[in-house]
RNA sequence: GCAGUUCGUUAGACGAUCGCUUGCGCGUUAAACCGUAAGAGGAAAGUCCGGGCAGCAUAGGACACGACAGUCGCUAACGGCGACCGAGGGUGACCUUAGGGAAAGUGCCACAGAAACGAAACUACCCGUAAAAGGGAAAAGAUGAAACGAGUGAGGUAAGAGCUCACAGCAUUCCAUGGCGACAUGGCGUGGAGGUAAACCCUGUCGGCUGCAAGGAGAUCUGCAUAAAGGGCGGUCCGUCCGUAGGUCGCUACCCGCUUGAUCUAACAGGCAACUGUUAGGCUAGAUAGAUGAUCGUUCACGACAAAACCCGGCUUAUCGACGAUCUGCCUAU
Numbered sequence: 001g002c003a004g005u006u007c008g009u010u011a012g013a014c015g016a017u018c019g020c021u022u023g024c025g026c027g028u029u030a031a032a033c034c035g036u037a038a039g040a041g042g043a044a045a046g047u048c049c050g051g052g053c054a055g056c057a058u059a060g061g062a063c064a065c066g067a068c069a070g071u072c073g074c075u076a077a078c079g080g081c082g083a084c085c086g087a088g089g090g091u092g093a094c095c096u097u098a099g100g101g102a103a104a105g106u107g108c109c110a111c112a113g114a115a116a117c118g119a120a121a122c123u124a125c126c127c128g129u130a131a132a133a134g135g136g137a138a139a140a141g142a143u144g145a146a147a148c149g150a151g152u153g154a155g156g157u158a159a160g161a162g163c164u165c166a167c168a169g170c171a172u173u174c175c176a177u178g179g180c181g182a183c184a185u186g187g188c189g190u191g192g193a194g195g196u197a198a199a200c201c202c203u204g205u206c207g208g209c210u211g212c213a214a215g216g217a218g219a220u221c222u223g224c225a226u227a228a229a230g231g232g233c234g235g236u237c238c239g240u241c242c243g244u245a246g247g248u249c250g251c252u253a254c255c256c257g258c259u260u261g262a263u264c265u266a267a268c269a270g271g272c273a274a275c276u277g278u279u280a281g282g283c284u285a286g287a288u289a290g291a292u293g294a295u296c297g298u299u300c301a302c303g304a305c306a307a308a309a310c311c312c313g314g315c316u317u318a319u320c321g322a323c324g325a326u327c328u329g330c331c332u333a334u
Stems, first nucleotide, its partner, number of pairs: 001330004006325005012299007020039006041305001045316002048314005053211004060238004065207005070084005085099001086097004100202002105200002107196003117149001122141002125136003151167005170191003174187005215256002218249007230242003263282008300303001
C1' cells in the first nucleotide's frame, strides 16, 4: 500500500419565530391566560421467547400436550448470553453448528436396480455336462443419494471370501496422564452393529390459565337450606374451595394503576468473558383520538430505517452514510 476479520461510536449542526403534551409557580371555585422546566429509538417495530406486576385457589398431584437438548458458568428468568469441547468451512484473523438415544420397539429409504437390510444372486466367475439341470463363491460389472459396510499387499483356493497374515484406518470396554467438566493424549485388548429421531418413539429438564380493555367497591336486611345438585377450575381425572334467592343503600373513575426502576452515569474492585459488588452523583415522555411539529436564516459530507401507550431482559427484522479500535493475509522499502 492492497484485500480482509472482529468489536464499537454516531444517526446533521447552530440561531430565531409560532404552536403542542406534561410538571411546577402566580392567580382562581375550577378551567383558560401568563411565567418557567422537561419532552421518542437503536431499533420505540415484529409481538417470537423470558420475567416483574395483576386477577383467578397461598396455584396442588397424575395423565395428556408443548418447548428445549455438548460441558461449565451468568442471570429475577429464559428457548437468551459468555467461555470452552466436539464436528464442518477458511492460507489466516475468524466463521457456522437443527450437538441426548438408531444393539428398547415400530416405521420409512422415491426412480433405477437381481437385491434398499433375518439378506438374496441379473451379468460375469468356478466345478460339472455333448448341451442342460444341479452345485460353489460374493472378489469383478451394471443401477442408485446410499449396495451388506475395514483399505492396500501377500498367502490361500477349482473359483473365492478377515478365511489367514503384515501395515494403515474406524468404533469401543478397561487402565494411565491432564482438565471442575464436555473431552484430549497414550497403552493393553475386543469388535464388525447401513441410513433416517426436522418419522413415531425413549430418556432428561421446564411449563397452571388469562393479560394494563389486567385490576383497583361493596355494605346491609329478609326468606329457604345445612344434603344433593350446581359453580370457582384451564383438555381429562383426582383433590380442594364456595350456601342460595330476593330487597334497600352506595357505585367516586375526567381518578389510581403510570413510571424511582432486576434504573442511568462515573470511578474503583473481582472475573478471560457474560456479569457482579462498593462509593458518589442524577431523575431522563407519561398521552387517552392520543403532544414531540411547522416556517425562516447560516452551514456541511445534504441526512437512512422508522416513532412511546404497564414496565424490564433478550431474539429477529429494517437502516443513507461517517468515524474509531483490533487482529490476519499478500506485496514493497529499510
Model confidence (mean pLDDT): 76 of 100. Bacterial RNase P class A from Saccharimonadales bacterium (SeqCode), 334 nucleotides, folded computationally. Rfam family: Bacterial RNase P class A. By type it is a ribozyme. Rfam links the family to the GO terms tRNA processing, dimeric ribonuclease P complex and ribonuclease P activity. The gene name in the source record is rnpB.